[in-house]
RNA sequence: GGAGUUGGUCGGGUGGUCGCGGGCGUUCUUCCCUGGGGGAGGCGCCUGAGGAAAGUCCGGACUCCACAGGGCAGGGAGCUGGGUAACGCCCAGGCGGGGUGACCCGACGGAAAGUGCCACAGAAAGGGAGACCGCCCGGGGGUGCUUGUCCGAUGGAAGGUAUCCCCGGGUAAGGGUGAAAAGGUGGGGUAAGAGCCCACCAGCAGUCCGGUGACGGGCUGGCUUGGUAAACCCCUCCCGGAGCAAGGCCAAAUAGGAGCCGAUGUCGUGGCCCGCGGCGCUUGAGGCUCGGGUAGGCCGCACGAGGCGCGUGGCAACAUGCGUCCCAGAUGGAUGACCACCGCCCCUAAAACAGGGGUACAGAAUCCGGCUUAUAGACCAACUCCCACU
RNA sequence: CGGGGUGUAGCGCAGUUUGGUUAGCGCGCGGCGUUCGGGACGCCGAGGUCGGAGGUUCAAAUCCUCUCACCCCGA
Numbered sequence: 001g002g003a004g005u006u007g008g009u010c011g012g013g014u015g016g017u018c019g020c021g022g023g024c025g026u027u028c029u030u031c032c033c034u035g036g037g038g039g040a041g042g043c044g045c046c047u048g049a050g051g052a053a054a055g056u057c058c059g060g061a062c063u064c065c066a067c068a069g070g071g072c073a074g075g076g077a078g079c080u081g082g083g084u085a086a087c088g089c090c091c092a093g094g095c096g097g098g099g100u101g102a103c104c105c106g107a108c109g110g111a112a113a114g115u116g117c118c119a120c121a122g123a124a125a126g127g128g129a130g131a132c133c134g135c136c137c138g139g140g141g142g143u144g145c146u147u148g149u150c151c152g153a154u155g156g157a158a159g160g161u162a163u164c165c166c167c168g169g170g171u172a173a174g175g176g177u178g179a180a181a182a183g184g185u186g187g188g189g190u191a192a193g194a195g196c197c198c199a200c201c202a203g204c205a206g207u208c209c210g211g212u213g214a215c216g217g218g219c220u221g222g223c224u225u226g227g228u229a230a231a232c233c234c235c236u237c238c239c240g241g242a243g244c245a246a247g248g249c250c251a252a253a254u255a256g257g258a259g260c261c262g263a264u265g266u267c268g269u270g271g272c273c274c275g276c277g278g279c280g281c282u283u284g285a286g287g288c289u290c291g292g293g294u295a296g297g298c299c300g301c302a303c304g305a306g307g308c309g310c311g312u313g314g315c316a317a318c319a320u321g322c323g324u325c326c327c328a329g330a331u332g333g334a335u336g337a338c339c340a341c342c343g344c345c346c347c348u349a350a351a352a353c354a355g356g357g358g359u360a361c362a363g364a365a366u367c368c369g370g371c372u373u374a375u376a377g378a379c380c381a382a383c384u385c386c387c388a389c390u
Numbered sequence: 391c392g393g394g395g396u397g398u399a400g401c402g403c404a405g406u407u408u409g410g411u412u413a414g415c416g417c418g419c420g421g422c423g424u425u426c427g428g429g430a431c432g433c434c435g436a437g438g439u440c441g442g443a444g445g446u447u448c449a450a451a452u453c454c455u456c457u458c459a460c461c462c463c464g465a
Base pairs, nucleotide, nucleotide: 001386002385003384004383005382006381007380008379009378010377012342013341014340015339016338017337018336020048021047022046023045024044025043026042028041029040030039031038032037033036050361054372055371057370058369059368060367061366062243063242064241065240069274070273071272072271074239075238076237077236078235079093080092081091082090083089094108095106096105097104098103109234110233114232115231116228117227118226132175133174134171135170136169137168138167139166140165141164142163143162144161145160146159147158149157150156151155183201184200185199186198187197188196202224204221205220206219207218208217209216210215247299248298249297250296257290258289259288260287261286265279266278267277268276306325307324308323309322310321311320312319313318343359344358345357346356347355391464392463393462394461395460396459397458400417401416402415403414410448419435420434421433422432423431441457442456443455444454445453
């Protein structure tokens, strides 16, 4: 100097003129009721969208429902240890994979609990299932060549050799097919072969050591038991249901409406069962269908598992102590419009000046912790690799 | 706020349940035949990243995850 990896911050600023929402105060003005309070306005002070406010994918806080009791079905998580209110999140580690590396990725328990699937190709894909080509042994036969042997001698027999065919037996090392043929490589051995034997490696089992643990290392050994569970499933752990349009208060209005079912009943915040509780059993609980009224105001509504700074403990996530700050609460739904200057990026320009263009994704609605997605550009820190110089 | 469904050729739809390697049907389009000519009819042909991306698997339209668009129901 270049290329990369990881983490973090900002994501426009300043001034002026008008215009908005909320909170607090007020010896100001006005309206209503009238002991005092409320509404509107003026004045003063403070304050007012995000890292994702988004998607609504998870977890909670909070509120309501006697059952938040038990079980089935259903759903979620899945290496180990920590963190957290909790989680499918975060941190650290283990194993596996990618990368020269810094680092990144992993739906990462179980296939001898059982049941499925593995097309086509290939001999064979029910897990010892399987023999196409091939190799070896034995038997039989054909053809060619050959012989120092034998015979009845221009030919035959016997033997050898080359090659082809058939039958029987052995084989799974070599070749072919396939994503995958049942440990791999090398050597010995064998009629030819095979963990048959040996060395090394992988796997499995046993044992010892280290570690909280996942797991790692050493030693010994029978030699060796496809894949797939984001197939059904088995194992371990977790899960009441609804959701701020939750839920309360006030005021107002209507039609204490009509019909049907209804008693071994009916209701009880997803389904089914058990238990339990409430109401009721024809003077009728409850349910279903049709129809009518209300849709107004207030609370919930922001002090929080809160932010910032420093210290301590911890590799870290984080916990804890002290100090300090209050930082939106709308409800047809607030922060906008105009002007000027500046910042950043791009173009023109040899450089500079001047000029022109652009400045991302995008607006809270009960709140918080995460995940996922979108994002012009600017800056900082650490680490890795390459090149050059000293 | 809560719950469900769909996306495949120019158009309308199968195939997804149980994953097998050339993804189909009808209409439409093009060519040829037939007819005096057109239609109908017959034959032949073209046209597809299965909404997008990633993953599992030997293999994905099909199974899983994330994401985009559209539609429906309740409150």
Predicted 3D model of RNase P RNA and transfer RNA as a complex of 465 nucleotides. Rfam match: Bacterial RNase P class A. It is annotated as a ribozyme. Rfam's curators write: Ribonuclease P (RNase P) is a ubiquitous endoribonuclease, found in archaea, bacteria and eukarya as well as chloroplasts and mitochondria.